[in-house]
RNA sequence: CUUAUGAAGAAAGGUGGAGGGAUCGGCCCUUUGAAGCCUUGGCAACCUCUUCUAACCGUAGAAAAAGGUGCCAAAUCCUAUUCGCAAGAUUGCGAAAAAGAUAAG
Numbered sequence: 001c002u003u004a005u006g007a008a009g010a011a012a013g014g015u016g017g018a019g020g021g022a023u024c025g026g027c028c029c030u031u032u033g034a035a036g037c038c039u040u041g042g043c044a045a046c047c048u049c050u051u052c053u054a055a056c057c058g059u060a061g062a063a064a065a066a067g068g069u070g071c072c073a074a075a076u077c078c079u080a081u082u083c084g085c086a087a088g089a090u091u092g093c094g095a096a097a098a099a100g101a102u103a104a105g
Stems, first nucleotide, its partner, number of pairs: 001105005011040005019029003023080001025078002041072003046068003050063005076099001081096006
C1' cells in the first nucleotide's frame, strides 16, 4: 500500500504500585489495585493442517482446533469529515467516508 472484518464471544492467580480506555471532545474503568511483566485458562476461526458435502479440479459450504497470529470492561465505548431527515442553535436518527485495530498478501 491492497483486500477482508468489526452491536457476537471469552479472566483468574502472581508480581507491580498509578495510571488506563490510539488521538480530539466526551463518557467511563481504576488503591475493592491502573499500565507493564509472568503463569494458567478461555474466546474466535483470519492463515495453515485434517475431514465431510456439492461427481472431480477450481470454488463454495460445514466440522474440527493441532500449528501461526489475534483477542478476553463498555458497539472500534461514543464522537470527529460529508450528505440526508427531524428538531432548532445545538442535539437526535440514518448513510457514506476518514482515522485507528486485526488478519492475509